A computed fold for a 351-nucleotide part of an RNA from Kitasatospora humi, annotated as small-subunit ribosomal RNA, central domain. The prediction has a mean pLDDT of 88.

[in-house]
Context: one part of a larger RNA
RNA sequence: UUGGGCGUAAAGAGCUCGUAGGCGGCCUGUCGCGUCGGAUGUGAAAGCCCGGGGCUUAACCCCGGGUCUGCAUUCGAUACGGGCAGGCUGGAGUGUGGUAGGGGAGAUCGGAAUUCCUGGUGUAGCGGUGAAAUGCGCAGAUAUCAGGAGGAACACCGGUGGCGAAGGCGGAUCUCUGGGCCAUUACUGACGCUGAGGAGCGAAAGCGUGGGGAGCGAACAGGAUUAGAUACCCUGGUAGUCCACGCCGUAAACGUUGGGAACUAGGUGUUGGUCACAUUCCACGUGAUCGGUGCCGCAGCUAACGCAUUAAGUUCCCCGCCUGGGGAGUACGGCCGCAAGGCUAAAACUC
Numbered sequence: 001u002u003g004g005g006c007g008u009a010a011a012g013a014g015c016u017c018g019u020a021g022g023c024g025g026c027c028u029g030u031c032g033c034g035u036c037g038g039a040u041g042u043g044a045a046a047g048c049c050c051g052g053g054g055c056u057u058a059a060c061c062c063c064g065g066g067u068c069u070g071c072a073u074u075c076g077a078u079a080c081g082g083g084c085a086g087g088c089u090g091g092a093g094u095g096u097g098g099u100a101g102g103g104g105a106g107a108u109c110g111g112a113a114u115u116c117c118u119g120g121u122g123u124a125g126c127g128g129u130g131a132a133a134u135g136c137g138c139a140g141a142u143a144u145c146a147g148g149a150g151g152a153a154c155a156c157c158g159g160u161g162g163c164g165a166a167g168g169c170g171g172a173u174c175u176c177u178g179g180g181c182c183a184u185u186a187c188u189g190a191c192g193c194u195g196a197g198g199a200g201c202g203a204a205a206g207c208g209u210g211g212g213g214a215g216c217g218a219a220c221a222g223g224a225u226u227a228g229a230u231a232c233c234c235u236g237g238u239a240g241u242c243c244a245c246g247c248c249g250u251a252a253a254c255g256u257u258g259g260g261a262a263c264u265a266g267g268u269g270u271u272g273g274u275c276a277c278a279u280u281c282c283a284c285g286u287g288a289u290c291g292g293u294g295c296c297g298c299a300g301c302u303a304a305c306g307c308a309u310u311a312a313g314u315u316c317c318c319c320g321c322c323u324g325g326g327g328a329g330u331a332c333g334g335c336c337g338c339a340a341g342g343c344u345a346a347a348a349c350u351c
Stems, first nucleotide, its partner, number of pairs: 003323004007305002012319001014201004021194003025088007033081002035077008047067008091191001092188003095184005103177007110154001115149007125136002162169002206247006215241002220236004258318006266296012300307002324351003333344004
């Protein structure tokens, strides 16, 4: 390379939007570009293959045929792919009517708790641990009551429950705003899928400027432990954690499982709709169906574990990625970044 692969062995980009490209529903007509067939020309010779011949044989040489898988012109075929034209509604989207939700943004508000401050009561301890000590306390602590300040987070509800593309999202109210699902079948009429580059979003930590700072708490200091203890435990405590704006662009960004479509036994929970039955009404219940989310399990798959209509089964389309371990996600170069660093990404050597 041909291939074979990507849940756990190497391998799915963190996620989405989308450019080029690739791929693309049903029917009719048309063109005849791809495709298929015929003919003609060309496809040098040598070579190669087959047949025959010449050197005593072979190698070698000669003759004939084929090959030369191609290209051009021309004639024809039109199923499939394609172009053009017309139509369709099942894919996709829109409308209408409902509906669930911690989806996003801003503003305002609330209670519990911690800490601090002020005052009251009150007196000798408190705190902490395996045990202690550092620490706090007669300048009145801890405890307790009242008042006040401030910041951060929202107990119960809470749930293999919900929403979001992912990261992620949880007190309440208001405003603005995105998406989904169900029903209806009114409208558009293939408008679709994927997506190299590209763009946007992207936990935590970190960075810049300015605020804020209750609790927690890297670093740091002290006390212990220990042979030592640059730790685990304890007392403190700075950055940070919070807010605004701007960067960074990473992660066990995990379901370690890319996206879309179709098909392939069931059972049982749960969540959101709709319909039917039952119900005097409401609620509950039973069944069906569509969407989500779990568990169990058949066929099948798998090295096994396991997966199993939410596939890792059976197929198709598109993208990304892998190709022995170390060296190394490193060096160099380039691009990005204020920096930290990120992205791209080798080789020598070695086993």